The prediction has a mean pLDDT of 80. This is a predicted structure of a 470-nucleotide part of an RNA (small-subunit ribosomal RNA, 5' domain) from a Thermoplasmatota archaeon. Its Rfam family is "Archaeal small subunit ribosomal RNA". The family is grouped with related families in Rfam's "SSU clan". Rfam links the family to the GO terms structural constituent of ribosome and ribosome.
Context: one part of a larger RNA
RNA sequence: GGUCACUGCUAUUGGGAUUCGACUAAGCCAUGCGAGUCGAGAGGGUUCGGCCCUCGGCUGACGGCUCAGUAACACGUGGAUAAUCUGCCCUUAGGUGGAGGAUAAUCUCGGGAAACUGAGGAUAAUACUCCAUAGAUCUAGGAUGCUGGAAUGCAUCUAGAUUGAAAGCUCCGGCGCCUAAGGAUGAGUCUGCGGACUAUCAGGUUGUAGUCAGGGUAAAGACCUGACUAGCCUACGACGGAUACGGGUUGUGAGAGCAAUAACCCGGAGACGAUAUCUGAGACACGAUAUCGGGCCCUACGGGGCGCAGCAGGCGCGAAAACUUCACACUGUGCGAAAGCGCGAUGAGGGAAUCCCAAGUGUUUGCUCGUAAGAGUAAACUGUUUCUUUGUUUAAAACGCAGAGAGAGUAAGGGCUGGGUAAGACGGGUGCCAGCCGCCGCGGUAAUACCUGCAGCUCAAGUGGUGAUC
Numbered sequence: 001g002g003u004c005a006c007u008g009c010u011a012u013u014g015g016g017a018u019u020c021g022a023c024u025a026a027g028c029c030a031u032g033c034g035a036g037u038c039g040a041g042a043g044g045g046u047u048c049g050g051c052c053c054u055c056g057g058c059u060g061a062c063g064g065c066u067c068a069g070u071a072a073c074a075c076g077u078g079g080a081u082a083a084u085c086u087g088c089c090c091u092u093a094g095g096u097g098g099a100g101g102a103u104a105a106u107c108u109c110g111g112g113a114a115a116c117u118g119a120g121g122a123u124a125a126u127a128c129u130c131c132a133u134a135g136a137u138c139u140a141g142g143a144u145g146c147u148g149g150a151a152u153g154c155a156u157c158u159a160g161a162u163u164g165a166a167a168g169c170u171c172c173g174g175c176g177c178c179u180a181a182g183g184a185u186g187a188g189u190c191u192g193c194g195g196a197c198u199a200u201c202a203g204g205u206u207g208u209a210g211u212c213a214g215g216g217u218a219a220a221g222a223c224c225u226g227a228c229u230a231g232c233c234u235a236c237g238a239c240g241g242a243u244a245c246g247g248g249u250u251g252u253g254a255g256a257g258c259a260a261u262a263a264c265c266c267g268g269a270g271a272c273g274a275u276a277u278c279u280g281a282g283a284c285a286c287g288a289u290a291u292c293g294g295g296c297c298c299u300a301c302g303g304g305g306c307g308c309a310g311c312a313g314g315c316g317c318g319a320a321a322a323c324u325u326c327a328c329a330c331u332g333u334g335c336g337a338a339a340g341c342g343c344g345a346u347g348a349g350g351g352a353a354u355c356c357c358a359a360g361u362g363u364u365u366g367c368u369c370g371u372a373a374g375a376g377u378a379a380a381c382u383g384u385u386u387c388u389u390u391g392u393u394u395a396a397a398a399c400g401c402a403g404a405g406a407g408a409g410u411a412a413g414g415g416c417u418g419g420g421u422a423a424g425a426c427g428g429g430u431g432c433c434a435g436c437c438g439c440c441g442c443g444g445u446a447a448u449a450c451c452u453g454c455a456g457c458u459c460a461a462g463u464g465g466u467g468a469u470c
Base pairs, nucleotide, nucleotide: 001470002469003468004467005466006465007464008463009462012359013358014357015356016355017354019352020351021317027315028314029313031312032311033310036058037057038056041055042054043053044052045051065270066269067268075194076193077192078191079190080189081188084187085186089183090182091181092180093179094178095177096176097131098130099129100128107120108119109118110117111116135163136162137161138160139159140158141157144155145154146153168175169174197241198240203233204232205231208230209229210228211227212226213225214224215223245267246266247265248264249260250259251258252257272293273292274291275290276289277288295306296305297304298303323349325348326347327346331345332343333342334341335340362381363380364379365378366377367376368375369374386406387405388404389403390402391401392400413459414458415457416456417455418440419439424454426453427452428451429450435442436441
């Protein structure tokens, strides 16, 4: 000198920004909102409004938040997958035959304080089930061919076994459904290399290291199980401890480097703590389910409910951080054939001396005072800002922009003045007291150093202090 956070005094305006409960308590949360949509898949009700209930489809695994854990294939970068999956989307080929039984809403009757739940009767579907064929998997045998670094892959023939697809709607244009192959996208797994501290941590390990067989998975593998062998890692730092999400980046510096990495982007992890699971292409799932733990709430004591590290907001913690606002008009996303609907994502406004940029707080002349600097007063000028108003802007506003009018009125402070270090040896007060001080040092009766007045210096809508860092 720069950057970040807090803080004292002071404060006119406009624009921009990747600023604003990260640091401390991943502490606890009242209330509202934050994920729906489809009638061109169905049934029913109806106040007739395409309104409501239910079945069904797609979505809810995205978006949004946080950084607790994690020293690890978590991340970065380069590979492998001959060990894999992939809804919606695109391309190609083929198919869409036959049959059946239920169930919800609704109706009837109950149980319960509630949450919710039971029985009976009726009914539909792109809901569910069965048959057929296509197909898939496996076994045995045969012959070649293709890709490739390498067949364990793919293709083809015969025989057998196991299993086994489809759904309709229509305004007749189409929209769908099923199978197979390929693509795209997304994901899983493995791996070379790279990036922190500690030896006042030197030995660690028994599913541990490997082989065979089996199970499990979309998939290789001790991932799991049984048998066998006794290995495996380690001073190129194993094991332990403490710390920490990683990177792009950010700060500073001439650079090398050092320090940071909450925000914006990419990846990971988590959703009160722990464990498990269903559905599904995808979750072991923030606004799904189940159990336990701790906390809170309701209760008719039998039993139930909740999870803001989403947006606002509250308490607590603290030196420390905003409104319980408006709108789906933009961008994007889910659903829908579309119109459209939803979205605290997003956009917009409100608050904050968070940062950067720009502008202003007047100009001229006369007179008076004054050595001068300057001050006062009168007149004129300008019109940024201010106030009034019109148009435009906007989802609606606001701001802004363009025009008209009024009007010098409405707008300067902070720190310092002994040295370093720019600026007083001027007045008053105090008297080693009160106090100042980053460091040196001032103060004990003429203090250029304390407290004040005046004067001056410096930066300026800012200017000083404290902490961290270069």